Model confidence (mean pLDDT): 79 of 100. A computed fold for a 374-nucleotide RNA from an Actinomycetales bacterium, annotated as Bacterial RNase P class A. The organism belongs to Actinomycetales, within Bacteria.
RNA sequence: UGAGUCGGCCGGGCGGCCGCGUCAGGAAACUGCCGAGGAACGUCCGGGCUCCACAGGGCAGGGCGGUGGGUAACACCCACCCGGGGUGACCCGCGGGAACAGUGCAACAGAAAGCAGACCGCCGAUCCGCGCGAGCGGAUCGGCAAGGGUGAAACGGUGGUGCAAGAGACCACCAGCGCACCCGGUGACGGGUGCGGCUGGGCAAACCCCGCCCGGAGCAAGACCAAGCAGCAGGCGCACGAGGGCUGCCCGCCCGAGCCUGCGGGUAGGUCGCUGGAGGGCUGCGGCAACACAGCCCCGAGAUGGAUGGUCGCCACCGCGGCGGGGGAGACCCCGCCACGGCACAGAACCCGGCGUACAGGCCGGCUCAUUCG
Numbered sequence: 001u002g003a004g005u006c007g008g009c010c011g012g013g014c015g016g017c018c019g020c021g022u023c024a025g026g027a028a029a030c031u032g033c034c035g036a037g038g039a040a041c042g043u044c045c046g047g048g049c050u051c052c053a054c055a056g057g058g059c060a061g062g063g064c065g066g067u068g069g070g071u072a073a074c075a076c077c078c079a080c081c082c083g084g085g086g087u088g089a090c091c092c093g094c095g096g097g098a099a100c101a102g103u104g105c106a107a108c109a110g111a112a113a114g115c116a117g118a119c120c121g122c123c124g125a126u127c128c129g130c131g132c133g134a135g136c137g138g139a140u141c142g143g144c145a146a147g148g149g150u151g152a153a154a155c156g157g158u159g160g161u162g163c164a165a166g167a168g169a170c171c172a173c174c175a176g177c178g179c180a181c182c183c184g185g186u187g188a189c190g191g192g193u194g195c196g197g198c199u200g201g202g203c204a205a206a207c208c209c210c211g212c213c214c215g216g217a218g219c220a221a222g223a224c225c226a227a228g229c230a231g232c233a234g235g236c237g238c239a240c241g242a243g244g245g246c247u248g249c250c251c252g253c254c255c256g257a258g259c260c261u262g263c264g265g266g267u268a269g270g271u272c273g274c275u276g277g278a279g280g281g282c283u284g285c286g287g288c289a290a291c292a293c294a295g296c297c298c299c300g301a302g303a304u305g306g307a308u309g310g311u312c313g314c315c316a317c318c319g320c321g322g323c324g325g326g327g328g329a330g331a332c333c334c335c336g337c338c339a340c341g342g343c344a345c346a347g348a349a350c351c352c353g354g355c356g357u358a359c360a361g362g363c364c365g366g367c368u369c370a371u372u373c374g
Base pairs, nucleotide, nucleotide: 001370002369003368004367005366006365007364008363009362010361012315013314014313015312016311017310018309020035021034023032024031025030037345041356042355044354045353046352047351048350049218050217051216052215061214062213063212064211065210066080067079068078069077070076081095082093083092084091085090096209097208102207103206104203105202119148120147121144122143123142124141125140126139127138128137129136130135156174157173158172159171160170161169175199177196178195179194180193181192182191183190184189222272223271224270225269231263232262233261234260235259236258243255244254245253246252279298280297281296282295283294284293286291317342318341319340321338322337323336324335325334326333327332
């Protein structure tokens, strides 16, 4: 310098005007403070919290699945193991069952696809034909999985012995599997020695089996206050007239059969739940890390038909175009100015921890490979 890989971060700034919401002040007019995100999103997991249910156990149903840690918990995170890919940094894996407990599934091609298979081929016997002959060709019966061909996959690989031809049929080595032992590791697992039968295809993100985990509903949870109407109880009154209107009181006039009090449940409505919490930052310390512990510091949404917006100016950023300047042999690159256009994804609703997905543009860092120079 080029190519690549992994991780972290920002995601407009300032000001004017108008507007919205909570809170505080004020009698009011109004004033003041504060007012979305890294994903607030999807609502896919896990928890807190609330109510309901619950002796214990089981069935059904659902989820998880290498090992060891982290955590309140997880399907998350970290480290490692195994398998696969890459020259490498690094990436990918829903990674229990060597899929001989059982049931099941598999397109095309191919003769044959599960304890398979004779299409071409190799070999033998018999018969026929041809040839002087060695032999060749054909038919039938039989043997053979070594070679060809098909396929993602054809029942271990290489070499030899053997055989009519062949074959783990037998032998040596290698690969794989099982068993026993030794060494390293907390463990998954790795390395080694010996023995064995020689070898048993794939799919469990099909049923199934094994181990572990899971009660249900969700802030419209739930709690409190509580009009009106209805209910129940008590009292007063029904012309000897309660109560109501004119009317604040008395008188008067008019209307007049209901009126008053209490109780429990509870609708509308209101209040709480409601935002300071498994919270964030820095430093120290333990740990490879996730994370934990300690000290100090910080915290400024809380709506309920649901506020957090609009517009203007300046600046920043990006794209295209023009002008000027500089570098270079050139392609082209750099700098300045002007004009136009653009500036994402998206928006709280009880709160946290994750995952997944979307995102204009930009910044920073670790590592790898190649090349050049020193």
Its Rfam family is "Bacterial RNase P class A". The family's RNA type in Rfam is ribozyme. The sequence is in RNAcentral, with records from ENA. It is recorded under the gene name rnpB.